RNAcentral holds the sequence, with entries from SILVA. This is a predicted structure of a 1443-nucleotide RNA (small-subunit ribosomal RNA) from a metagenome.
RNA sequence: AGAGUUUGAUCCUGGCUCAGGUUGAAUGCUGGCGGUGCGCCUAAUACAUGCAAGUCGAACGAGAACUUCGUUGAAUUUAUUCAAUAAAGGGAAAGUGGCGGACGAGCGAGUAACACGUACGAAUCUACCCCGAACUCAGGGAUAACUCACUUAAAGGUGGGCUAAUACCGGAUAGUCAGGCAACUGUAAAGCUAUUGCGGUUCGGGAGGAGCGUGCGGUCUAUCAGCUAGUUGGUAAGGUAAAGGCUUACCAAGGCGAUGACGGAUAGCUGGUGUGAGAGCAUGACCAGCCGCGAUGGGACUGAGACACGGCCCAUACUCCUACGGGAGGCAGCAGUAAGGAAUCUCCGCAAUGGACGAAAGUCUGACGGAGCGACACCGCGUGAAGGAUGAAGCAUCUAGGUGUGUAAACUUCUUUUAUGAGGGAAGAAAAUCUGACGGUACCUCAUGAAUAAGGACCGGCUAAUUACGUGCCAGCGGCCGCGGUAAUACGUAAGGUCCAAGCAUUAACCGGAAUUACUGGGCGUAAAGCGUCCGCAGGUUGUUUAGAAAGUCUGUUAUUAAAUACCGGUGCUCAACAUCGGUGCUGUAAUGGAAACUUCUAAACUUGAGGAUGGGAGAGGAGUGUGGAAUUGUGCAAGUAGGGGUAAAAUCCGUAGAUAUGCACAGGAACACCAAAAGCGAAGGCAACACUCUGGCCCAUUCCUGACACUCAGGGACGAAAGCGUGGGGAGCGAAACGGAUUAGAUACCCGUGUAGUCCACGCCGUAAACGAUGCGUGCUCGGUGUAGGGAUCCUUGACUUGAUCUCUGUGCCCAAGGUAACCCGUUAAGCACGCCGCCUGUGUAGUACGAGCGCAAGCUUAAAACACAAAGGAAUAGACGGGGGCCCACACAAGCGGUGGAACGUGGGGUUUAAUUCGUCAAUAAGCGAGUAACCUCACCCAGACUUGACAUCCCUAUUAAACUUUCUAGAAAUAGAUAGGUCGGCUCGGCCGGAUAGGUGACAGGCGUUGCAUGGUUGUCGUCAGCUCGUGCCUUGAGGUGUUCGGUUAAGUCCGUGAACGAGCGCAACCCUCGUCGUAUGUUGUAUUUUCAUACGAGACUGCCCGUUAAACGCGGGAGGAAGGCGAGGAUGACGUCAAAUCAGCAUGACCCUUAUGUCUGGGGCUACACCCGCGUUACAAUGGCAAGCACAAACUGAAGCGAAGCAGCAAUGUGGAGCAAAUCGGAAAAAACUUGUCUUAGUUCGGAUUGAGGUCUGCAACUCGACCUCAUGAAGUUGGAAUCGCUAGUAAACGUAUAUCAGUCACGGUACGUUGAAUAUGUUCCUGGGCCUUGUACUCACCGCCCGUCAAGGCAUGGAAGCCGGAGGUGCCCGAAGUCUGCCAAUUAAUGGUGGCCUAAGGUAAAAUCGGUAACUGGGCUUAAGUCGUAACAAGGUA
Repeated sequence: AGAGUUUGAUCCUGGCUCAGGUUGAAUGCUGGCGGUGCGCCUAAUACAUGCAAGUCGAACGAGAACUUCGUUGAAUUUAUUCAAUAAAGGGAAAGUGGCGGACGAGCGAGUAACACGUACGAAUCUACCCCGAACUCAGGGAUAACUCACUUAAAGGUGGGCUAAUACCGGAUAGUCAGGCAACUGUAAAGCUAUUGCGGUUCGGGAGGAGCGUGCGGUCUAUCAGCUAGUUGGUAAGGUAAAGGCUUACCAAGGCGAUGACGGAUAGCUGGUGUGAGAGCAUGACCAGCCGCGAUGGGACUGAGACACGGCCCAUACUCCUACGGGAGGCAGCAGUAAGGAAUCUCCGCAAUGGACGAAAGUCUGACGGAGCGACACCGCGUGAAGGAUGAAGCAUCUAGGUGUGUAAACUUCUUUUAUGAGGGAAGAAAAUCUGACGGUACCUCAUGAAUAAGGACCGGCUAAUUACGUGCCAGCGGCCGCGGUAAUACGUAAGGUCCAAGCAUUAACCGGAAUUACUGGGCGUAAAGCGUCCGCAGGUUGUUUAGAAAGUCUGUUAUUAAAUACCGGUGCUCAACAUCGGUGCUGUAAUGGAAACUUCUAAACUUGAGGAUGGGAGAGGAGUGUGGAAUUGUGCAAGUAGGGGUAAAAUCCGUAGAUAUGCACAGGAACACCAAAAGCGAAGGCAACACUCUGGCCCAUUCCUGACACUCAGGGACGAAAGCGUGGGGAGCGAAACGGAUUAGAUACCCGUGUAGUCCACGCCGUAAACGAUGCGUGCUCGGUGUAGGGAUCCUUGACUUGAUCUCUGUGCCCAAGGUAACCCGUUAAGCACGCCGCCUGUGUAGUACGAGCGCAAGCUUAAAACACAAAGGAAUAGACGGGGGCCCACACAAGCGGUGGAACGUGGGGUUUAAUUCGUCAAUAAGCGAGUAACCUCACCCAGACUUGACAUCCCUAUUAAACUUUCUAGAAAUAGAUAGGUCGGCUCGGCCGGAUAGGUGACAGGCGUUGCAUGGUUGUCGUCAGCUCGUGCCUUGAGGUGUUCGGUUAAGUCCGUGAACGAGCGCAACCCUCGUCGUAUGUUGUAUUUUCAUACGAGACUGCCCGUUAAACGCGGGAGGAAGGCGAGGAUGACGUCAAAUCAGCAUGACCCUUAUGUCUGGGGCUACACCCGCGUUACAAUGGCAAGCACAAACUGAAGCGAAGCAGCAAUGUGGAGCAAAUCGGAAAAAACUUGUCUUAGUUCGGAUUGAGGUCUGCAACUCGACCUCAUGAAGUUGGAAUCGCUAGUAAACGUAUAUCAGUCACGGUACGUUGAAUAUGUUCCUGGGCCUUGUACUCACCGCCCGUCAAGGCAUGGAAGCCGGAGGUGCCCGAAGUCUGCCAAUUAAUGGUGGCCUAAGGUAAAAUCGGUAACUGGGCUUAAGUCGUAACAAGGUA
């Protein structure tokens, strides 16, 4: 100090999350020791039990137990015991009296307050303590205890009697005390002890303590805006220790409040603590100061001090005792119990310190000192150290070689902190003696023995650290992003690794990071954010000069800022934590002195800000009244006839009852063409015919006047488009709603025809708009250019008006510099540089919604949340893709043509169906005569049946055989196979059953798999597309993604070339290089040949816009021409850029992983792939006369042949047979080319077209033609008469037509594929449209990229929430009733007092009533959010198809 996360990528805005530190913590796993701290945060809930406040006999009476010495008596064991009694000592328990129980200890409920903090102040009190002065005389009467009696369950109570005091009460005395102007009056005391004492009373002073007042400071809320009757002040009285409405009476009507009163919510405050660079933010455990409280509420008494935690009275709730009459109690003291909760503990001692009492000894002290429990926190220590490689074993992994764990272990040597045992043993204790809970503790010494001691989390990124197996969107993980759907570094386990370590993680919480509330230190054109506009009170800010003051400001001094904490430097515990000493600091407050620049205040002046006067000027500025013409509509008349109107096209509608169109006249309402403009005016909304009246503001010029009079503005006020509302008018046109016609799947829309409110006027409401420049107002400063509106000055010109040029003021536009900005853009009209004031923002959705309040007739407006959900939402720009956006261009893309497909039959492939099986793959274009360039068996992968199991095939090992293979025959069987049989017996050799080879058998490693995954892959292929594109280096531009180059102007088939240009070059593509064809030359000449050609082979030539003309800015090029076999790429082929489709293929092959292993492998026979209601693709043959048939006759190219082609001849109608010449081919054969041409016939007919189908007979191949071959002959003679919507190919030797050859192949389902030649057209005006593509540009909410994205209703589940008849509860106030205890007070009784009785005022609790308020709950109901694959549509994003 930052990081992750919005996007295809980028920059910005902005939220969410993480890394750090901390805790009175808790939870999970684990746990050796010590020190120092800390330990009910929840129920201020309820408490059993014990203890926590007593003490003094030197204030007093009485005085038990006990002790001592006597006396008397008794008993005997003769020295003791026992009993009684006098005296002395002693002092328990209780009592009177004094002091203390107001401290100490606990807790934080209440309290938003003079409660606290800080700094001041005046009208006070103060026991004990200190200092000073004075006094301490002489008396009296009681009373508890005790005793007697009565009573009660108890607590206790009542009466009679005795007694003391430092208890109580008169009297005396009285100063410097109190009252009073004074005179004068009034008020005290206590003794005890026997020491050098302790006390008592009065007064003054001090110290410490307490009470009171004031300034300032520190929470949230305005969805709390008004509050207040003792309220504010005065007078008088009372009251208090003391000022005071503190209380009462009277008088006055004040007091507080947007600088937030009153109300509500929350909260003890502070020193400090945590964090932070700081400013801050959060917090207030422990320790310390203050306050408040003591079951809840009220009250007083005593006292120096209380309205009193361990005192009293009353009320209430609760608990306990009870004899039912009545009593007792208050752990928020220390322990402890119950409960609640995630959660928080038990003993010792007064030895020390401190406190109460006491003269003291001492007593008391759960304050305190200590130990215990708890890893709760911090600090320290340890769990060993050194050596040790065959890098052991085990485990994990592996490419099977190895690698990791790992010097780690074992093993050797050493040490003993710690542990255990034994021994010694403190300080803390003070001036002498005595006194130690802790504690036989700390510490020291010795011994034993590596011995007693390591875990937790994590390993996808952030974030240090990875592999294997299991799992298979399951189980699970997750702080955020996100992992998991069969190769998971993210789940679980293991191994390894990383980080901490007696701890480690998690959860909760605070600060930080977060400049994410911004004082330090943010913003508001488009991201959230400028009020619709103006006026304006308070408030804030405010020109120039001088003088004074000194509030702010700066500075010096003084006081204070408790201690602790913090920091610095020491010291003490072995170190540290911790403790302790000294210093600094605690940013504050107050007083006082000084300075006077700035702000402020006072006084005086000034003119530049502001305003006024004077003279001119422009304008749709506003209000009222009147007037005008054009047009629409309506009415009347005339004239006239069949349509009009409307639309993309129509229809509804109007019209023969006379429309529309035309003319004239009249009526009525609304709006004002041209002028008109980037124009003008206004604060904004807004304002447009003309005239008049009234009226606001603005601009210019000139001199003069006032003299800061100014700017902004919370609250407030006024204005405020359209729509809407109320009342009354008006109503031509237009026109929500409504109706009808169309469109459509629907059409509650868009289009059309009608049409009501409304639009118009007057008056009154409403108060909102994308009220926008999405830009608040004011002032100053900061380069220019060019328009335009209003005014002025100067110059030129003129007789003058005008016009023109330059300058200037005010408005209004455009372009740009600097600068700014995330960018876009802004740029003297700022979004630049500054100042002043106001308003507003703080993730998105929920939501501008709910509730509350105000306004409104209503509609609604203003103000304005939360729960919950998400990790984004958003801005600008970039590259693509897309558009029912635009521009340019190309292509058999369309058009122009020719011929087809789609209809028929057949062939073939696919789907579907069927089947035991109909093996598999391929599915828009880019599957379907495709893999397959030949399924009868084989092929073969499928089915049925029968067989085999180291296997049909490979390698290794063992054994056997020497030959084996092979061949012959027979038997069983469908064959595989099994058995028998006959023949047959290897090579080398250092001769060793040595080597090699072969076969058979055996064993296990393994073989084998057309089994799965083309979404794990290689390779190959299709397609866009033979389209012209795709990129790179350097440079330049941009914050960046990225751009430029590659754009632009021409041109091309082409990113082809030229020119321009911040680009210059280059690469892959294009073109060319390669092959074939076309012309010529040369050479060669077999098998060709007429020996010149043709032909064949080889090598060359030729074409390059080279030449001419035109065109083009120029160039490139293009058009035309010449020459030429060929002319502008001469024709055809091969050649396929970066990439796209997770395109195709694991069944061509290869290959990872998974799966099968007497089977998913292998062999055999048979079947199937050839099925058949149907659908589709590709073809063949046709439908005929441009034809069929018959006869005659002519002309190719290319290819192919030895398990082959096979001639002539002969036989057969033919398929074919026979034959075998010749030929490994320019020699021989296949081989006949066919259409064409000539002649004849058929004559429009389902035919002499067409040939399917079927019957019969044959031929050939082959082990074998049944399923299931081809061909031949004879016979049969189906559909079909040119084919709907739709659709395909082709631009020249092309289409079309015609035949020929060949691969595969025994044969063949070939009408398919691939080649070859023969005959040989038509058309292209062109680019509007369809399809595809290229370039540029534009919009975008798309980027899985339009087959995209996305909205709303409905239906279903879930979540939170609003309303709601009602129901329940809380807190507070008001009225009334009642009214305890108690202070104060009236009256009565007795001689007074105490006391008693009876009243009064106030008043706690309680009751009651009506409101207001907060919360909970609720039938039903409203919307909101959410949930892989529900329904309906398609609203938005492109011109989103109606912007």
The prediction has a mean pLDDT of 84.